[in-house]
This is a predicted structure of a 73-nucleotide RNA (transfer RNA) from Pediastrum. The sequence is in RNAcentral, with records from ENA. It matches the Rfam family "tRNA". The family's RNA type in Rfam is transfer RNA. RNAcentral records the identical sequence in 2 taxa.
RNA sequence: GCGAGUAUAGCUCAUUUGGUAGAGCAUUGGUUUGCCAAAUCAAAGGUAGCUGGUUCAAAUCCAGUUACUCGCU
Numbered sequence: 001g002c003g004a005g006u007a008u009a010g011c012u013c014a015u016u017u018g019g020u021a022g023a024g025c026a027u028u029g030g031u032u033u034g035c036c037a038a039a040u041c042a043a044a045g046g047u048a049g050c051u052g053g054u055u056c057a058a059a060u061c062c063a064g065u066u067a068c069u070c071g072c073u
Base pairs, nucleotide, nucleotide: 001072002071003070004069005068006067007066010025011024012023013022019056027043028042029041030040031039049065050064051063052062053061
C1' cells in the first nucleotide's frame, strides 16, 4: 500500500429480507431470612464508533472516516 472482518447497556452478545432496541451477568430497590448468601419480583441503564446520503421511516441500505483484528505484498 491492497483486501476482509468487528464496533449496539458497566461486561459478554442478540436484534435475517428497513417499521417504537433486547437477553444473560453485573448494579439498585422490594419480598423472603435472626444476619449474610441463595431464591423471587421490579427498576435504572444505550438515539447502535463518528460524519453525511437514500427513504414517509435506517442498528439494518450507500459513501466517507476512526479504532482494533486477520490476510496479501